[in-house]
RNA sequence: CGGGAAGUAGCGCAGUCUGGUUAGCGCACUAUUCUGGGGGGAUAGGGGUCGGCGGUUCGAAUCCGCUCUUCCCGA
Repeated sequence: CGGGAAGUAGCGCAGUCUGGUUAGCGCACUAUUCUGGGGGGAUAGGGGUCGGCGGUUCGAAUCCGCUCUUCCCGA
C1' cells in the first nucleotide's frame, strides 16, 4: 500500500441478507423474597439509542460515502 472480517449495555452475542411495531438474549449488577446460615432458587428493576461524521428516505443498528480502532491475508 491492496483485499477481507469485526465494532450493538460491565462482559459475551443476536438482530443487518429483505429499512418499519417497545433494540433483545445469556452472564453480571440492584431490590425484595424462599432457606436457620452459606450455596442455590424465585420475582421485580436499572443500564446501550448501535465506533465517529455526513448522506439517502416519511422512517436507518440495517442502505451509501468518508473516517477511526482491532484482527486476518497478500505485496
Annotation
Transfer RNA from a Holosporales bacterium, 75 nucleotides, folded computationally. It was read from a public genome assembly.